[in-house]
RNA sequence: GGUUGAUUAGUGUAGCGGUUAGCACGAGAGAUUCUGAUUCUCUAGUCCUGGGUUCGAACCCCAGAUCGACCU
Numbered sequence: 001g002g003u004u005g006a007u008u009a010g011u012g013u014a015g016c017g018g019u020u021a022g023c024a025c026g027a028g029a030g031a032u033u034c035u036g037a038u039u040c041u042c043u044a045g046u047c048c049u050g051g052g053u054u055c056g057a058a059c060c061c062c063a064g065a066u067c068g069a070c071c072u
Stems, first nucleotide, its partner, number of pairs: 001071007010025004018055001027043005048064005
C1' cells in the first nucleotide's frame, strides 16, 4: 500500500428499513432479614463520529476514527 471483519448501557451480547432498542451480569432504591447473603419488585443508563438515501436508518451508501485478520 491492497482486500476484509468488528464497533450497541459500566461489562458481555442479540437485534428481517417501521420494536418502548432486548437479554445476562453489574449499579441504585424498596420489600424480606437482628445484620449480611439469597430471593422478589422497581429504577437509571446505550446504537463509534460526520454526511447521504428514504415517508421512516442501529440496520442501506460514502468519508473518517479505533481495534483485528489476510496479502504484498

This is a predicted structure of a 72-nucleotide RNA (transfer RNA) from Bisporella sp. PMI_857. RNAcentral holds the sequence, with entries from ENA. The organism belongs to Bisporella, within Eukaryota. Rfam family: tRNA. The family's RNA type in Rfam is transfer RNA. Its mean pLDDT, the model's own confidence on a scale to 100, is 81.